Description: Predicted 3D model of a 518-nucleotide part of an RNA (small-subunit ribosomal RNA, 5' domain) from an uncultured bacterium. RNAcentral holds the full RNA, with entries from Greengenes.
[in-house]
Context: one part of a larger RNA
RNA sequence: GGAUGAACGCUGGCGGCGUGCCUAACACAUGCAAGUCGAACGGAGCUGAUUUCUCUGAGAUUCGUCAAAGAGGAUGAAAGCUUAGUGGCGGACGGGUGAGUAACGCGUGGGUAACCUGCCUCAUAGAGGGGGAUAACAGUUGGAAACGAUUGCUAAUACCGCAUAAGCCCACGGUGUCGCAUGACACUGAGGGAAAAGAUUCAUCGCUAUGAGAUGGACCCGCGUUUGAUUAGUUAGUUGGCGGUGUAACGGACCACCAAGACGACGAUCAAUAGCCGGACUGAGAGGUUGAACGGCCACAUUGGGACUGAGACACGGCCCAAACUCCUACGGGAGGCAGCAGUGGGGAAUAUUGCGCAAUGGAGGAAACUCUGACGCAGUGACGCCGCGUAUAGGAAGAAGGUUUUAGGAUUGUAAACUAUUUUAGACAGGGAAGAAGAAAGACAGUACCUGUAGAAUAAGCUCCGGCUAACUACGUGCCAGCAGCCGCGGUAAUACGUAGGGAGCAAGCGUUAUCC
Numbered sequence: 001g002g003a004u005g006a007a008c009g010c011u012g013g014c015g016g017c018g019u020g021c022c023u024a025a026c027a028c029a030u031g032c033a034a035g036u037c038g039a040a041c042g043g044a045g046c047u048g049a050u051u052u053c054u055c056u057g058a059g060a061u062u063c064g065u066c067a068a069a070g071a072g073g074a075u076g077a078a079a080g081c082u083u084a085g086u087g088g089c090g091g092a093c094g095g096g097u098g099a100g101u102a103a104c105g106c107g108u109g110g111g112u113a114a115c116c117u118g119c120c121u122c123a124u125a126g127a128g129g130g131g132g133a134u135a136a137c138a139g140u141u142g143g144a145a146a147c148g149a150u151u152g153c154u155a156a157u158a159c160c161g162c163a164u165a166a167g168c169c170c171a172c173g174g175u176g177u178c179g180c181a182u183g184a185c186a187c188u189g190a191g192g193g194a195a196a197a198g199a200u201u202c203a204u205c206g207c208u209a210u211g212a213g214a215u216g217g218a219c220c221c222g223c224g225u226u227u228g229a230u231u232a233g234u235u236a237g238u239u240g241g242c243g244g245u246g247u248a249a250c251g252g253a254c255c256a257c258c259a260a261g262a263c264g265a266c267g268a269u270c271a272a273u274a275g276c277c278g279g280a281c282u283g284a285g286a287g288g289u290u291g292a293a294c295g296g297c298c299a300c301a302u303u304g305g306g307a308c309u310g311a312g313a314c315a316c317g318g319c320c321c322a323a324a325c326u327c328c329u330a331c332g333g334g335a336g337g338c339a340g341c342a343g344u345g346g347g348g349a350a351u352a353u354u355g356c357g358c359a360a361u362g363g364a365g366g367a368a369a370c371u372c373u374g375a376c377g378c379a380g381u382g383a384c385g386c387c388g389c390g391u392a393u394a395g396g397a398a399g400a401a402g403g404u405u406u407u408a409g410g411a412u413u414g415u416a417a418a419c420u421a422u423u424u425u426a427g428a429c430a431g432g433g434a435a436g437a438a439g440a441a442a443g444a445c446a447g448u449a450c451c452u453g454u455a456g457a458a459u460a461a462g463c464u465c466c467g468g469c470u471a472a473c474u475a476c477g478u479g480c481c482a483g484c485a486g487c488c489g490c491g492g493u494a495a496u497a498c499g500u501a502g503g504g505a506g507c508a509a510g511c512g513u514u515a516u517c518c
Stems, first nucleotide, its partner, number of pairs: 001518004006514005013389006019382002021347001026345003030342003035089003040086002043083005051074005059066002096300003105225008115217002120213007128162001130160002137152006168193003172189007198205002226272003233263003238260004243255003275297004279290004302323005325336004353379001355378003361375001362373004392422004402413004426459001428454005436445001462507005467488003473502005483490002
């Protein structure tokens, strides 16, 4: 000198774009953050044509009654709406954090002849015929509650057999081609095995099997990836083999048996520290430092463990167990998890609103309308950073007054002010008023940006420094005191170094200090 997610002191006009718990992965009140589909299904509720009953009764009357309109009750076709439940898809994405991890975790380059892949795209083939349940519901019943138990009824794109099998799978053969070792691919023989679901507003959307693609993942390997030897030996599933189990798949991943290996001064093991990278800062570069924000990967979700479901999880707002903590309780038992967005307490030098909207972009569901979306888009807050603008412009010497200083003549503040003209950016008031929305409609932002008009210099400058380094000097006070200080050093009676004043220098809505990096 540059830089910062900064903090502190003094000061502070505006706008744009960014950015804001670095500390306690501490504890959390409250609200919201993941739902959706009635075009899968049976119900329930509401609306409701019609029919009927009661009341009242215009009017008619043969005086027996008949009756329009109105009010109330019951019934409840077709249809519409709402939805607890069954069912489907999605809750594995999106969002947060960096505790752990020195590791194939990450980066980079390869491999899988050892693998999987819902939704999507393409292609081929198919969907025949049956069955038994169960929630909801209606009873009965336990419990303070959370939540159950039991009897009966019912539906499906829920569940289960059977049929069919072009292709597919399994084990056993044959032929050919090829490779990178195990082998791979193509054709073929006989045997065994496994499918399916409908809905509809009639446009379609779904279902099953197989193959290919795309996308997303899984595993393996080469190289690279902090410090310490005041850590030198480490290791028994350890290293390898045979056979199994398990997995989508290879593998001591796991198991039984067998052998005794395996790693290590090219630093094993142990300890400490740490998420990694694209990048960022600095530097002429080499390098050094760093990993906030944005993007990729990984790990985690109060702590520890476990599996279930599923194409995908060993699952932040799912389940089970244990532990700590908090809450409810009728003491028998239950409920919870902000490292989502706001917000609270606490910690700290220190870090924001319990805001608006789904209008845009994107995501989930749906045929769609649409619903949901604290992702996201916006607004609010902080000079935290960067950038831009303003706080006027021109003239104006009696060089006014005042201040400071003085050799008392003057010098300086100083064209500075006053005064005279001019302008109105920002701000104020009034009027108009967007783009962002491909499409008739739909804009949170927002009556915002922007445009026009009106008045008026009006509403807007500080901070640090002035001995040398280092731009900028005098007076007074103080008297090795009080104090200053980055280094050298100032201060003991004429201090340009302390304090104040005048003047000056530098930067400027900032200026200094502190901390850290180069």